[in-house]
Large-subunit ribosomal RNA, domain II from a freshwater metagenome, 686 nucleotides, folded computationally. The coordinates come from a structure-prediction model, not an experiment, and the mean pLDDT is 84.
Context: one part of a larger RNA
RNA sequence: GCCAACGAGUUACUCCUCACUGGCAAGGUUAAUUCCUUUAAGGGAAGCAGCCGAAGCGAAAGCGAGUCUUAACAGGGCGCACAGUCAGUGGGGGUAGACGCGAAACUUUGUGAUCUACCCUUGACCAGGAUGAAGUUCAGGUAACACUGAAUGGAGGUCCGAACCGGUAAACGUUGAAAAGUUUUCGGAUGAGUUGAGGGUAGGGGUGAAAGGCCUAUCAAACUGAGAGAUAGCUCGUACUCCCCGAAAUGUUUUUAGGAACAGCGUCGAUCGUACAAUAAUAGAGGUAGAGCUACUAAUUGGGUAAGGGGAUGUCAAAGUCUACCGAACUCAAAUAAACUCCGAAUGCUAUUAUUUAAUUAAUCGGCAGUGAGGGCAUGGGUGCUAAGGUCCGUGCCCGAGAGGGAAACAACCCAGACUAACAGCUAAGGUCCCAAAGUAUACACUAAGUUGAUCAAAUGUGGUCCAGUCGCACAGACAGCCAGGAUGUUUGCUUGGAAGCAGCAAUUCAUUUAAAGAGUGCGUAACAGCUCACUGGUCGAGCGACAGGGCAUAAACAAUAAACGGGCAUUAAGUGUAUCACCGAAGCUCUAGAUGCGCGCAAGCGUAUGGUAGGGGAGCAUUCUAGCAAGCUGUGAAGAAGUACCGUAAGGACUAUUGGAGCGACUAGAAAAGCAAAUGUUGGC
Numbered sequence: 001g002c003c004a005a006c007g008a009g010u011u012a013c014u015c016c017u018c019a020c021u022g023g024c025a026a027g028g029u030u031a032a033u034u035c036c037u038u039u040a041a042g043g044g045a046a047g048c049a050g051c052c053g054a055a056g057c058g059a060a061a062g063c064g065a066g067u068c069u070u071a072a073c074a075g076g077g078c079g080c081a082c083a084g085u086c087a088g089u090g091g092g093g094g095u096a097g098a099c100g101c102g103a104a105a106c107u108u109u110g111u112g113a114u115c116u117a118c119c120c121u122u123g124a125c126c127a128g129g130a131u132g133a134a135g136u137u138c139a140g141g142u143a144a145c146a147c148u149g150a151a152u153g154g155a156g157g158u159c160c161g162a163a164c165c166g167g168u169a170a171a172c173g174u175u176g177a178a179a180a181g182u183u184u185u186c187g188g189a190u191g192a193g194u195u196g197a198g199g200g201u202a203g204g205g206g207u208g209a210a211a212g213g214c215c216u217a218u219c220a221a222a223c224u225g226a227g228a229g230a231u232a233g234c235u236c237g238u239a240c241u242c243c244c245c246g247a248a249a250u251g252u253u254u255u256u257a258g259g260a261a262c263a264g265c266g267u268c269g270a271u272c273g274u275a276c277a278a279u280a281a282u283a284g285a286g287g288u289a290g291a292g293c294u295a296c297u298a299a300u301u302g303g304g305u306a307a308g309g310g311g312a313u314g315u316c317a318a319a320g321u322c323u324a325c326c327g328a329a330c331u332c333a334a335a336u337a338a339a340c341u342c343c344g345a346a347u348g349c350u351a352u353u354a355u356u357u358a359a360u361u362a363a364u365c366g367g368c369a370g371u372g373a374g375g376g377c378a379u380g381g382g383u384g385c386u387a388a389g390g391u392c393c394g395u396g397c398c399c400g401a402g403a404g405g406g407a408a409a410c411a412a413c414c415c416a417g418a419c420u421a422a423c424a425g426c427u428a429a430g431g432u433c434c435c436a437a438a439g440u441a442u443a444c445a446c447u448a449a450g451u452u453g454a455u456c457a458a459a460u461g462u463g464g465u466c467c468a469g470u471c472g473c474a475c476a477g478a479c480a481g482c483c484a485g486g487a488u489g490u491u492u493g494c495u496u497g498g499a500a501g502c503a504g505c506a507a508u509u510c511a512u513u514u515a516a517a518g519a520g521u522g523c524g525u526a527a528c529a530g531c532u533c534a535c536u537g538g539u540c541g542a543g544c545g546a547c548a549g550g551g552c553a554u555a556a557a558c559a560a561u562a563a564a565c566g567g568g569c570a571u572u573a574a575g576u577g578u579a580u581c582a583c584c585g586a587a588g589c590u591c592u593a594g595a596u597g598c599g600c601g602c603a604a605g606c607g608u609a610u611g612g613u614a615g616g617g618g619a620g621c622a623u624u625c626u627a628g629c630a631a632g633c634u635g636u637g638a639a640g641a642a643g644u645a646c647c648g649u650a651a652g653g654a655c656u657a658u659u660g661g662a663g664c665g666a667c668u669a670g671a672a673a674a675g676c677a678a679a680u681g682u683u684g685g686c
């Protein structure tokens, strides 16, 4: 992992409540107990204790269809008009383990020191080698000591190193040879050494050269039994079928936030019977969007005017005068606001009337819930960075609980809501060269960048190209090119070492000759010189120039595969824009046949509906046992196994010429140890 068997809403109660069925009914009902009885875990009778109901109100005394409050004959609260009770079945609740499995823990009775920690008693063990303390002897030495040397001696938590004890490093081993090992290596090895046997200390206790270590593979409180099915607002699991309806992820409160209570939203029953919804008209309330501000409040820029102030002056002072200063208020222009408003919509909301839809509407009461983590998109806002697949509200749609087609793939984007069947038709979004159903469709343009071809690129640049304009110049010859000229007063004046068109300053930058030529456009020189331009003539011979706008394109453009056209590929397109006609395309719509729910109808039939999680309601299938039928089936072959092209909307049911070898069971009812894929489910097998 697979298979088989087992495996979870049960049972009890003088309990509460609701629905249905039945009995009796202003009443209903017996309990224990006793008696009778052919069938006996049965049936019948007695038994009036008790319980519920028939009257309530008040804290109570108490009063009573009323009563309480109160001074009250007022008002108000709760009552008075409507039937209950007993039994059965079912839905929920309560009390019990109460759908099943699951803690870590707590209390208590005991068992453990054969492992290990420490201790007590009594034993045992430590090859070999090295070093050579004290002391002693001899010799030297001293006044005597001291001291020196040589021997002797054999100390030590001494040294090297086996046994023994340990466990440093690495590799292997990791479903191991082993629930801690093996190999190599390494530490101690006469000591705080190692070890045998016997004994002691026990669980909030021991023992601990102290690591929360060890106390029998168990230790921040051992193990065993019991309380005990502890408790678990938590996790997981919870078993056959079909039909009808179908949520919520919100509000308030919560030692509350992943749990609850009440409300909201679902379903079922009863009552009621259009009271609901949409649209239109009419009548209303309101201060949002917008707008505005000499209409307030607050904030704000510049100008004018100006009270006042600062500064200067004024012979001390005052008046006065002045001002490149500040400036309330007023005024002109500009202009801001969620907590500003002289104004002010659209929607939405309320009410009335009319119309439409006719459905499973609304409302009230009762039974049963689930939900109370929501999410995306669009839109009005707050917050944040006018960041987030962010966060918090409002409104709508969708996902959640929604399949189908499109978007390559893609919960919520576009289209569209799946009762069933079919090798029928039409469309939506989106598409029509091939992959791949349908146009290599038609007409006119644009693009040359493979731009583009289904996310999205900016500011700022571009004599890329197309379109439509405005204003100029032009056969009296434009624009570009080429040829020629581009002068004189003058080197203008000033400045300066120099300044001559061209460092700088100044200038009514003037005038002359001219076809034209600036007191000079740029380069250049120390300054000149030189080159060039403006301007003019000639040549040439038809369009040229400036400006602003639009389309497509181009640069900006930068991440890890050729790597965001889905791919192949595509250039008068298979790209882009405009227009037109065909076609394809879904579970949409239609056609044919059928099923079920609801409404209407006497019926025939007609209309409409039938996606669905949590959840509510309805109808069934199968299994085991019991009773009746029953005098049923069965060795002329039961159950079980295996198979089938049969029947039923499904759970399932039939059939059989095989196997099997002894029991089985239609129908009508009843009762449940009553249905398995999941629980790291349990046991067994493979």
Base pairs, nucleotide, nucleotide: 001686002685003684004683005682006681011096012095013094015093016092017091018090019089020088021087022086023085024084027052028051029050033046034045035044036043037042056063057062066078067077068076069075099237100236102234106227107226108225110223111222117201118200119199120198121197122196123195124194125193126191128160129159130158131156135152136151137150138149139148140147164188165187166186169184170183171182172181203219205215206214207213240620241619242618243617244616245615250263251262252261253260254259264371265370266368267367268366269365270364271363275361277356278355279354280353281352282351283350284349290343291341292340297337298336301333302332303331304330308326309325310323311322312321313320374399375398376397377396378395379394380393381392382391383390404415405414406413419594420593421592424590425589426588430584431583432582433568434567435566439581441580442579443578444577445576446575452570453569460555461554462553464552465551466550467549469547470546471545472544473543481539482538483537484536485535487512488511489510492506493505494504518533522531523530595610596609597608598607599606600605621675623672624671625670626669627668628667632664633663640659641658642656643655644654646653647652